Context: one part of a larger RNA
Molecule: small-subunit ribosomal RNA, central domain
Organism: Candidatus Marinamargulisbacteria bacterium SCGC AG-439-L15
RNA sequence: UUGGGCAUAAAGGGCGAGCAGGUGGAUCAUUAAGUCAGAUGUUAAAGCCCACAGCCUAACUGUGGUAAGCAUUUGAAACUGAUAAUCUAGAGAAUUGUAGAGGAAAGCGGAACUCAUAGUGUAGCGGUGAAAUGCGUAGAUAUUAUGAGGAACACCAGUGGCGAAGGCGGCUUUCUGGACAAAUUCUGACACUGAAUCGCGAAAGCGUGGGGAGCGAACGGGAUUAGAUACCCCGGUAGUCCACGCCGUAAACGUUGUUCACUAAGUGUAGGAGGUAUCGACCCCUUCUGUGCUACAGAUAAUUCGUUAAGUGAACCGCCUGGGGAGUACGACCGCAAGGUUAAAACUC
Numbered sequence: 001u002u003g004g005g006c007a008u009a010a011a012g013g014g015c016g017a018g019c020a021g022g023u024g025g026a027u028c029a030u031u032a033a034g035u036c037a038g039a040u041g042u043u044a045a046a047g048c049c050c051a052c053a054g055c056c057u058a059a060c061u062g063u064g065g066u067a068a069g070c071a072u073u074u075g076a077a078a079c080u081g082a083u084a085a086u087c088u089a090g091a092g093a094a095u096u097g098u099a100g101a102g103g104a105a106a107g108c109g110g111a112a113c114u115c116a117u118a119g120u121g122u123a124g125c126g127g128u129g130a131a132a133u134g135c136g137u138a139g140a141u142a143u144u145a146u147g148a149g150g151a152a153c154a155c156c157a158g159u160g161g162c163g164a165a166g167g168c169g170g171c172u173u174u175c176u177g178g179a180c181a182a183a184u185u186c187u188g189a190c191a192c193u194g195a196a197u198c199g200c201g202a203a204a205g206c207g208u209g210g211g212g213a214g215c216g217a218a219c220g221g222g223a224u225u226a227g228a229u230a231c232c233c234c235g236g237u238a239g240u241c242c243a244c245g246c247c248g249u250a251a252a253c254g255u256u257g258u259u260c261a262c263u264a265a266g267u268g269u270a271g272g273a274g275g276u277a278u279c280g281a282c283c284c285c286u287u288c289u290g291u292g293c294u295a296c297a298g299a300u301a302a303u304u305c306g307u308u309a310a311g312u313g314a315a316c317c318g319c320c321u322g323g324g325g326a327g328u329a330c331g332a333c334c335g336c337a338a339g340g341u342u343a344a345a346a347c348u349c
Stems, first nucleotide, its partner, number of pairs: 003321004007303002012317001014200004021193003025087003029083003033080002035076009049065006090190001091187004095182004102176007109153001113149008124135002161168002205246006214240002219235004257316006265294011298305002322349003331342004
């Protein structure tokens, strides 16, 4: 390489949009590029392969032959392709509704906290396993009132919802994306995947300017300890917050790529629709879309998965190929930097 694989053994790209490429629904006609069949030519001889024969056999040698490829040519028309026409089951659009922490901006609210001012009040408070550092007679802690500030939104809250992923949770308004259901109407394959490319992308970190209540890397102190560069305690700077711009990584995990089809059931839950029932609402039944649990067949090394597949198949992409060296060196590209992406070898077991 072929092959075999990718939940947990090595292996699914963090997620999407999408050019090229690959793949692609039904009917009819034409064509004949692929495909299939025939003929001719050619592929020197030897060799390879097959059959027979000669040396006792084999090796060896001889005779004959088939492949198979290429070219030309004559046909076939099922399948693939191409062209033309048509269709509606895929896909999309229109209509009417529904649910939602989907996104962006602005405004508002209450609880808590800290600080400030004032009142009451007096000797402690705080903290721990126990303490101490710390705060406090310059009046703390506690309590009451007023004011200021920043950040986060208790209960509701739910294997509940929404989003492609990251993620999203107080309330209101404005702008805005997607999904689902029902019945018709319309377009007529417009589809799937997707190297490159482009965009989004937690936290930390970086740049400029704000902001800074609480928390809190670093740092200082107190303890603990043989030591204690820790765990515990008292403080506390960056940061955490906002705007704009970078970074581009995570156990970015369901450790499970996307799309389509098929394959027993049972039971929760969320959003619809229909039926039944009823004065009406529940109840009950059916069905679609999501989200959980249990489980048949089947799969699996097992654990387990099991219509939300890791079952049975199809299309396309990504990735793996013993451990270490190493996700490193060098080079290249990106970045302000930190670093990221791509990515070896010697050597060694």